[in-house]
Bacterial large signal recognition particle RNA from a Candidatus Cloacimonadota bacterium, 261 nucleotides, folded computationally. Its Rfam family is "Bacterial large signal recognition particle RNA". Its Rfam clan is "SRP clan". Its mean pLDDT, the model's own confidence on a scale to 100, is 76.
RNA sequence: GUGUGCUAAGUGGGGAGUUAGCGGUGCCCUGUACCCGCAAUCCGCUCUAGCGGGACCGAAUUCCUGCACGCGAAUACUGAUUCAUCUUGAAGGUUGAAGAAGUGGUGUUGAGAAUCAAGCCCGACGCAAUUGUGAACUGAGAACCAGGUCAGAUCCGGAAGGAAGCAGCCUUAAACAGAUCUUACGAUGUGCCGCCGGUCACCUUGGUUUGAGCUAACUGCUCAAUUUUCCUGCUGAUAGGUAUCAACUGCAGGUGCACAC
Numbered sequence: 001g002u003g004u005g006c007u008a009a010g011u012g013g014g015g016a017g018u019u020a021g022c023g024g025u026g027c028c029c030u031g032u033a034c035c036c037g038c039a040a041u042c043c044g045c046u047c048u049a050g051c052g053g054g055a056c057c058g059a060a061u062u063c064c065u066g067c068a069c070g071c072g073a074a075u076a077c078u079g080a081u082u083c084a085u086c087u088u089g090a091a092g093g094u095u096g097a098a099g100a101a102g103u104g105g106u107g108u109u110g111a112g113a114a115u116c117a118a119g120c121c122c123g124a125c126g127c128a129a130u131u132g133u134g135a136a137c138u139g140a141g142a143a144c145c146a147g148g149u150c151a152g153a154u155c156c157g158g159a160a161g162g163a164a165g166c167a168g169c170c171u172u173a174a175a176c177a178g179a180u181c182u183u184a185c186g187a188u189g190u191g192c193c194g195c196c197g198g199u200c201a202c203c204u205u206g207g208u209u210u211g212a213g214c215u216a217a218c219u220g221c222u223c224a225a226u227u228u229u230c231c232u233g234c235u236g237a238u239a240g241g242u243a244u245c246a247a248c249u250g251c252a253g254g255u256g257c258a259c260a261c
Stems, first nucleotide, its partner, number of pairs: 001261006010056002012030004020046005034054005063254006072245001074244005082237003086233001089230009101219003104215003112210008121198003125194002127191002129188007137178003146171004154163003
């Protein structure tokens, strides 16, 4: 050096959490990587550390070490001029109330107030309108079980005569249909209608008395409610920053035993 057979190792790793500590089960990242049993009021172990049973591969593309890279809602610290609650004060906007300083409007061709009457409003009644129902009116209307007249036929009688009665004809009841506005009763999204009573004094109109203010559209002042922006401070969250750990990946180095030739 070549060949054969073995062995250590390996067949995933990491973060937080948990723990005296380590590993695992559970959560998360990486990304594909033997199987079975055990385990969160948890399981196994004791200083590099899951335990028990099996399988494969095997000294290197695969094992070990170092360096680089840096996934990660990972961990610690920091943290806004960004956002949010609250807080301190300021400046506005909108709406409402009050008052009447200014502007406007109105007023001796009479403001405002007082009083009288009517209306508006409510209730009852009447009339009218519209409408419904019934009666009255008209039409039509019964195989027999409605009326009248009842040919023929039938029945009683010795006869004279009598009886019941279908069809037809003339009527009518119920139910049906129609027209009119005659009447009774009822109803009302009906009325420039009448009449009686009441409420209100708000509004409109008119009469009388008095005789100078009244109004509140705009500006300003005051109060209340609501809303916007800015400022002061505290707290919280977040973007970001620093440090630590660190998967995947890349590079470099390292690691046996036996036999035969």